A computed fold for a 351-nucleotide part of an RNA from a bacterium, annotated as small-subunit ribosomal RNA, central domain.
[in-house]
Context: one part of a larger RNA
């Protein structure tokens, strides 16, 4: 080097964007680096292979050939690769038309709870639970009313339903903004794929600065349970949780399933677009067609389980990453970080 894998056995980078690389459409011209084929040279000897000889025979020796797959010159071929020139539109983008969206960030504004203050009505209990008790309450609590203050979260609708790259995002409004569709077409003309390194974003918790702080609640406390109860249950409650601005970089960060193309039965839901055919016409209804998302489902595949046109099927291109279990995702050493810790990553030894 050749191999073999990664849904669940070990194995997909949490996600994108892009830099060197890697790979790449059709026609057509020329070049001749790779690539092919000729020829010269060279490729010591030995050795290994083939015919012979000599030791009685072998090992062993030895004579000739072939080989020495290789380099280098040189002559030619032009399929493919690769370089150059032209040339197209099936890839990839641009444009102007519609409609669909919890897509982003900012700023207003709103109604239901809950909780606290202030008053009114009211008297003894409330609240808790398997059952109690701490705990509240005659200093008027629990319930009811009117007002008012403040903080988070946005019930029904809501869906296996949308959107987003992925985290993810759900009350209403306004401007400002990214990104996908679907028709009919105009335009650029391979501009493309992937993508080590860089770079970006990255739920909760978690950190520092300033704010805020209604409920809920690590830690703490008390009450219970129990053999004990540092828990599960109750009844309070501190960080947090909410906002700015800045770290941190990790999750069962999941579809345990990398990105893109390209082919390969169907059947039924749903959802955004577009055309058709009935219908006066919208609605609705049938059929077609693009784009998404789900249910089952042939062939094929799989160790089963399952996948199955949204592949894990049939290929190609990159890229990432596995090699028995513990030791250990740890030790050192690096780099990052304020710290937590985070990234990179072994060994002895053991079965």
């Nucleotide at each position: 080097c050749u191999g073999g894998g990664c849904g669940u056995a070990a194995a997909g980078c949490g996600c994108a964007c892009g830099u060197a690389g890697g790979c790449g459409g059709a026609c057509u011209c020329g070049c001749a680096a790779g690539u092919c084929a000729g020829a010269u040279g060279u490729g010591a000897a030995a050795u290994c292979c083939c015919c012979g000889g000599g030791c009685u025979c072998a090992a062993c020796c030895u004579g000739g050939g072939a080989a020495c797959u290789g380099c280098a010159u040189u002559u030619g071929a032009a399929a493919c690769u690769g370089c150059g020139g032209g040339u197209c539109u099936a890839g990839a983008g641009u444009g102007g038309u519609g409609g669909a969206g919890a897509g982003g960030g900012a700023a207003g504004c709103g109604g239901a709870a809950u909780u606290c203050c202030a008053g009114g009505u009211g008297u003894a209990g409330a609240g808790g639970u398997g059952a109690a008790a701490u705990u509240c309450g005659u200093a008027g609590a629990u319930a009811u009313c009117u007002g008012g203050a403040g903080g988070a979260a946005c019930a029904a609708c809501g869906g296996c339903g949308g959107c987003g790259a992925a985290g993810g995002c759900g009350g209403c409004u306004c401007a400002c903004u990214g990104g996908a569709c679907c028709a009919a077409u105009a335009u650029u003309g391979a501009c493309g794929c992937u993508g080590a390194g860089a770079u970006g974003c990255g739920a909760a918790a978690g950190c520092g600065u300033g704010g805020g702080g209604a409920g809920c609640g690590a830690a703490c406390a008390g009450g219970a349970u129990u053999a004990g109860a540092u828990a599960c249950c109750c009844u309070g409650g501190u960080a947090g949780u909410c906002c700015a601005c800045g770290c941190c970089g990790u999750a069962a960060a999941c579809g345990a399933u990398g990105g893109a193309c390209a082919c390969u039965a169907g059947u039924u839901g749903u959802u955004g677009g577009g055309g058709c055919g009935a219908c006066c016409u919208u609605a609705c209804c049938g059929c077609c067609u693009c784009g998404g998302u789900g249910a089952c489902g042939a062939a094929g595949c799989u160790a089963a389980c399952g996948c199955a046109u949204u592949a894990a099927g049939u290929g190609u291109c990159c890229c990432g990453c596995c090699u028995g279990g513990g030791g250990a995702g740890u030790a050192c050493g690096a780099u990052c970080g304020c710290a937590a810790g985070a990234u990179u990553a072994a060994a002895a030894c053991u079965c």

Background: Its mean pLDDT, the model's own confidence on a scale to 100, is 89.